This is a predicted structure of an 87-nucleotide RNA (transfer RNA) from a Clostridia bacterium. The sequence was found in a public genome assembly. Taxonomically the source falls in Clostridia (Bacteria, Bacillati, Bacillota). Its mean pLDDT, the model's own confidence on a scale to 100, is 81. Rfam family: tRNA.
RNA sequence: GGAGAGAUGUCAGAGCGGCCGAAUGAGCACGAUUGGAAAUCGUGUGUGCUGGGAACAGUACCAUGGGUUCAAAUCCCAUUCUCUCCG
Numbered sequence: 001g002g003a004g005a006g007a008u009g010u011c012a013g014a015g016c017g018g019c020c021g022a023a024u025g026a027g028c029a030c031g032a033u034u035g036g037a038a039a040u041c042g043u044g045u046g047u048g049c050u051g052g053g054a055a056c057a058g059u060a061c062c063a064u065g066g067g068u069u070c071a072a073a074u075c076c077c078a079u080u081c082u083c084u085c086c087g
Stems, first nucleotide, its partner, number of pairs: 001086007010026003018070001027045006046061006063079005
């Protein structure tokens, strides 16, 4: 230099146009169980902004920036980063 794969919540990771800010697992918080633990079970748990006394509500965000579409994490383009292969 060329080709391919990938980037999703704290972490891992599914999703491949609409029911999705988003399964599942780990972690964490609270509770149950126990004499106390571990294990197990239940519930909850992304971030920013706005409103609110709080509970909560609204809204945006799938590497970054554009585009296509009524509608994009998903399709297209460019860029950044990671991995693999070729030279």